RNA sequence: AGAGUUUGAUCCUGGCUCAGGAUGAACGCUGGCGGCGUGUUUAAGGCAUGCAAGUCGAACGAACCUUCUGUGAUUACAUCAAUGAAGGAGAGUGGCAAACGGGAGCGUAACACAUUGGUAACUUACCUCGAAGUCGUGAACAACCUUGGGAAACCAGGGCUAAUACGCGAUACGGAUGGGAGGACAUAUGUCAUUCCCAUUGAAAGAUUUAUCGCUUCGAGAGAGGUCUAUGCCCUAUCAGCUAGUUGGUGAGGUAAUGGCUCACCAAGGCAAUGACGGGUAGCGGGCGUGAGAGCGUGGCCCGCCUCACUGGGACUGAGACACUGCCCAGACGCCUACGGGCGGCUGCAGUCAAGAAUCUUCCUCAAUGGACGAAAGUCUGAAGGAGCGACGCCGCGUGCCAGAAGAAGGCCUUCGGGUCGUAAAUGGCUUUUAUUAGGGACGAACAAAUGACGGUACCUAAUGAAUAAGAGGUUGCUAACUCUGUGCCAGCAGCAGCGGUAAUACAGAGACCUCAAGCGUUAUCCGGAGUUAUUGGGCGUAAAGGGUCCGCAGGCGGCCUUGCGCGUCAUACGUUAAAUGUUUGGGCUCAACCCAGACACCGCGUGUGAUACGGCAAAGCUAGAGACUGGGAGAGGCACAUGGAAUUGUCGGUGUAGCGGUAAAAUGCGUUAAUAUCGACAAGAACACCAAAGGCGAAGGCAGUGUGCUAGAACAGUUCUGACGCUCAGGGACGAAAGCGUGGGGAGCGAAUGAGAUUAGAUACCUCAGUAGUCCACGCCCUAAACGAUGAGUGCUAGAUAUCGGAAGUAUCGACCCUUCCGGUGUCGGUUAACCAAGCUAACGCAUUAAGCACUCCGCCUGGGGAGUACGGUCGCAAGACUAAAACUCAAAGGAAUAGACGGGGACCCGCACAAGCGGUGGAGCGUGUGGUUUAAUUCGACAGUAAGCGAGGAACCUUACCUGGGCUUGAAAUUCAGCUGCAAGCCGCCGGAAACGGUGGCCGCCUUCGAGGGUGCUGAGUAGGUGCUGCAUGGUUGUCGUCAGCUCGUGGCGUGAGCUGUUCCCUUAAGUGGGGUAACGAGCGCAACCCCUGUUCCGUGUUACUUAUGUCACGGGAGACUGCCUUCGCAAGAAGGAGGAAGGUGGGGAUGACGUCAAAUCAGCAUGGCCCUUACGUCCAGGGCGACACACGCGCUACAAUGGUGGAUACAAUGGGUUGCCAAGCAGCAAUGCGGAGCUAAUCCUAUAAAGUCCAUCUCAGUUCAGAUUGAGGGCUGCAACUCGCCCUCAUGAAGCUGGAAUCGCUAGUAAUGGCCAAUCAGCCACGUGGCCGUGAAUACGUUCUCGGGUCUUGUACUCACCGCCCGUCACGUCAAGAGAGUUGGUAAUACCCGAACGUCGCCGUAGGGCGGCGGAAGGUAGGAUCGAUAAUAGGGACGAAGUCGUAACAAGGCACCCGUAGCGGAAGCUGUGGGUG
Repeated sequence: AGAGUUUGAUCCUGGCUCAGGAUGAACGCUGGCGGCGUGUUUAAGGCAUGCAAGUCGAACGAACCUUCUGUGAUUACAUCAAUGAAGGAGAGUGGCAAACGGGAGCGUAACACAUUGGUAACUUACCUCGAAGUCGUGAACAACCUUGGGAAACCAGGGCUAAUACGCGAUACGGAUGGGAGGACAUAUGUCAUUCCCAUUGAAAGAUUUAUCGCUUCGAGAGAGGUCUAUGCCCUAUCAGCUAGUUGGUGAGGUAAUGGCUCACCAAGGCAAUGACGGGUAGCGGGCGUGAGAGCGUGGCCCGCCUCACUGGGACUGAGACACUGCCCAGACGCCUACGGGCGGCUGCAGUCAAGAAUCUUCCUCAAUGGACGAAAGUCUGAAGGAGCGACGCCGCGUGCCAGAAGAAGGCCUUCGGGUCGUAAAUGGCUUUUAUUAGGGACGAACAAAUGACGGUACCUAAUGAAUAAGAGGUUGCUAACUCUGUGCCAGCAGCAGCGGUAAUACAGAGACCUCAAGCGUUAUCCGGAGUUAUUGGGCGUAAAGGGUCCGCAGGCGGCCUUGCGCGUCAUACGUUAAAUGUUUGGGCUCAACCCAGACACCGCGUGUGAUACGGCAAAGCUAGAGACUGGGAGAGGCACAUGGAAUUGUCGGUGUAGCGGUAAAAUGCGUUAAUAUCGACAAGAACACCAAAGGCGAAGGCAGUGUGCUAGAACAGUUCUGACGCUCAGGGACGAAAGCGUGGGGAGCGAAUGAGAUUAGAUACCUCAGUAGUCCACGCCCUAAACGAUGAGUGCUAGAUAUCGGAAGUAUCGACCCUUCCGGUGUCGGUUAACCAAGCUAACGCAUUAAGCACUCCGCCUGGGGAGUACGGUCGCAAGACUAAAACUCAAAGGAAUAGACGGGGACCCGCACAAGCGGUGGAGCGUGUGGUUUAAUUCGACAGUAAGCGAGGAACCUUACCUGGGCUUGAAAUUCAGCUGCAAGCCGCCGGAAACGGUGGCCGCCUUCGAGGGUGCUGAGUAGGUGCUGCAUGGUUGUCGUCAGCUCGUGGCGUGAGCUGUUCCCUUAAGUGGGGUAACGAGCGCAACCCCUGUUCCGUGUUACUUAUGUCACGGGAGACUGCCUUCGCAAGAAGGAGGAAGGUGGGGAUGACGUCAAAUCAGCAUGGCCCUUACGUCCAGGGCGACACACGCGCUACAAUGGUGGAUACAAUGGGUUGCCAAGCAGCAAUGCGGAGCUAAUCCUAUAAAGUCCAUCUCAGUUCAGAUUGAGGGCUGCAACUCGCCCUCAUGAAGCUGGAAUCGCUAGUAAUGGCCAAUCAGCCACGUGGCCGUGAAUACGUUCUCGGGUCUUGUACUCACCGCCCGUCACGUCAAGAGAGUUGGUAAUACCCGAACGUCGCCGUAGGGCGGCGGAAGGUAGGAUCGAUAAUAGGGACGAAGUCGUAACAAGGCACCCGUAGCGGAAGCUGUGGGUG
């Protein structure tokens, strides 16, 4: 100090999340020791038991116990009685203490607390100092004795007694009260100087002992308290008005003391937007946590203050209380009881129950410190000092150190070589902190002695022995640390982003590694990061955010000069700011934590002195701000009245006849009862063409025919007056489009709703015909708009140019226009050109003197998206609704600007057999073939728009073959390594079973060799084989397609914050990113073209087999030729058009050649290959079957439907190819397929091999035919082990559909289409009508680019980027969740009115003087109606979220009707329509 996360990428805005620190913590796993701290944050819930406040006999009397002394009763001991002395314990009277110490945080928003002052308005026991005094006297009451009651607690009557208990009298300088006189200081009453005078009045107690302690009065001090003032002190305005003792006065009461503190009377005040009153929450401070700080959060432990003590009320005693372990009353709860009545209060220390995620021992001691009492000894002290429990926190220590490579074993990984755990272990040596045992052993003790709970503790010494001691979390990024296995959107993880759908570094396990360490993680909370509430230190054109506009009170801010004051401000001095804490310097525990001492700090407040610039206040002036006055002009500024013409509609009349109207096209509608059209007259209402404009006016909304009246504001000129009078503005007031509302008018046109017609799948819409509210007027409401410049008002400053509106001046003119200058308003430019052509700001777009620049003042507003401008409450409104305005819940985004693409039922330009112009087809028929589907034991598999479908397959009868059925084999059909056995080789020929594979059996031959046992064979065993099994979405390679389209990129430079752009855009040109020009670009690469092959002309060379006799044809090889080279025209050029020459002319024709990339395109079945799966089977062998099925659908073809033809006869002309397991001649046989035959040929030699269409002759004569040939029957031929399923061919017979093909659709631009035959691969044969080639014959048409399809370039819009097959809205249905409403039900809180009224206070009366009665106040309780805050609820409504539901298509492109805002009506829903507005 930052990081992750919105996007395809970028910048910005903005939220969410993380890394840090902290805690009185809790939970999980783990756990060796010590020191110092710390420990019910929840139920101020209930409490058993013990202890926590007593002490004094030197205040007092009586009784008791022990010891002693002496006396008496008895002789003595012993015992008894009385007296005296010493000591003890203890009930009672009395004194002091108990108001401290200890606990808790309920209440309290307050003089409770903190700070600073006051008390001249006060008190103070014990303590200290000073002054004075302490003389007399009296009556009681406890204890005790006795009587009685009661279960108890305890109570009542009678009798005796002491005091430092109680009373009375005396004395009193001083004290108190009242009155009076002067001085000083203060000033509101006063205080002081021991000032003075007078009157009245008030004290006391003794004890022990020879010295003190007490007692009384007065004064002073110290410490402690009461009370008052100022300042500070949480949230809420969805709490705006509150208050009757309320505010003040007089008098009285009361208090230690001021005071409405209380009461009587009088007055009507007091508080509040600087937040009263109400509601919620909360003890406050020193401090603590965090932070750079400012701040924010917090108040546990320690210290100070306050408050409370079961709940509420009350007083008594006392110096002090309205009293934690005192009293009285009421209430709730609990306990005892003999039922009559009593007792109790752990928020003291331990402890217990409950609650809770959660918090300790019913310990030791008064040794120390401190407190109470006491003269003291001493007693008491759960204050305190200690120990115990808890890793709860902080700090410290340890769990060993050195050597040790065969880098052991083992684990894990592996490319099988190795790597890693790892010097780690083992092993050897060393040490002993810690542990255990033993010995010694404190400080803390002051105060002469005695006295230690802690504690035989800390510490020291010795011995033993590496011995007793390591885990937790993490390893995708943030964030340090990676592999394997399992799992397969499952199980699970997760702080955020996100991971998991068969190769998961993200789940789980293992290994390795990282971090911290007796701890480590998680959860919760706080601060930080967050400049994300912004004082330091933010914003508001488009991201959230300028109020619709103006006026204006309070408030805030305010021109120039002078003087005064010194309030703010500044300086300085003093006081205070408790201690602890903090910082720092030293010191003490072995260090540290911890503790001690010193210094500093603690931002404030008060007082004194000084300064006077600035702000403030007071006074006096000024004119630059502001205002007034005068003058002539501009304007749809406002209100009222009057008035005009055009148009529209209607009515009447005339002319006139069949249509009119409306639309993309129609229909509804109007019209023979005469429309539309046309002429004339009349009526009505609304709006004002041209002028008219980027124009004018107004604060905004808004304002438009013309005239008149009334009225407001602004600009200019003059520089006459006032003299800061100003700016802004919360609350407040006024105005405020359209729609809408009320009352009354008006109503031509238009026109929500509504009706009808169309469109449509539907059409509650768009279009059409009608049409009501409304639109118009008057009056009254409403108060909202995309009320927008999405830009608040005011002031000043910061280059210009130009246009226009208004005014003025100057020059000129007879006067004007024009021109120049100034002021005010409204716009534009800031470029291609002569000049200017900014600076600055901004995330960018953009703004730029009309600022979004630089500054100041004031106001309004914002703080993630949704929920929501909604609910509840309040105010306003007739209503519609407006204003004000949340939360729960939910998401990790929502958003702005710009960039590259893609897309558009956006635009521009260009190209292509893309359309058009033509020719021929497909789609109809039959057949062939492929596919789907169906069927089947199997019909093996793959390919699916274009880019699958005569495709893989260029050839399925067996084989192929992968499929099915059945039968066999298991190291296997083939490959390789090792080991053992075999010496039988191998192999060949038979026979039997069988469908074969296979099994059994017989015979022949019976190994080679360098003798090491090697090679080979067979068998057995072990590694391994094998798989057309899965994944083309794990891959290589190959291929298709866009597309032979002209594109795709890079280096350097430049521009931009950046993504990116430029280059590659533009103009011309081309088949072409081809070339030229221009240009912040200059170059380059992959593509294009060229280079390569074939072909067309020609030359040269060679020429066997080639034709044939030629300088020829043909074949092979090598050259030449074509380059817009020449001419004309156009053009800057590139180039284009035409021409010449030429075999060929503008890339001559054809081929090969396929950029960056796209489609997770195709292929694991051609091959290769990762992973997974099978292993007597998913491998392999064999036989048979299937891949050839057949209701049907589609694709690609063949043959046809005939006369441009069929049939018969005759006859002419090719080229590419192939051939020895082959091509096969001649000849012969057969109608033919074919057979016989064998010549020739390893091929320019021989064969295939007759080319066919064509031409000539003949016939058929328009018909299902002499067309067409399917289907079927019979007979043959060929191949092959084998033609049944399932081959081809020949002959004879049979003779189906079909007479040119619907919607739709395909190919082709020249040697092309069309048409005719020939050859080849595969191959035994062939289902080939397929495919690849060859030659013969040989056309038609292209005006052109509007349209269809595809593509390229530029541009535009975008809410798309999985990229329009995109995105996305609302209803409905289902589930879950939270909040609001709700007939009600129920509880809390505070108050009001009334009733009742305890203790107690006060007043009065009575009284035998103990007391009794009454009035008033008064807690709790009761009654009543409201207020407010919750809980709960049938039901209905909306919201959020949810997997692949339903209906539509609203929005994003011109989103297919541009969208949006306000308002109104309507509709399943998005929405539609009317009206006004905005451009986003």

Predicted 3D model of a 1480-nucleotide RNA (small-subunit ribosomal RNA) from a wastewater metagenome.
Rfam family: Bacterial small subunit ribosomal RNA.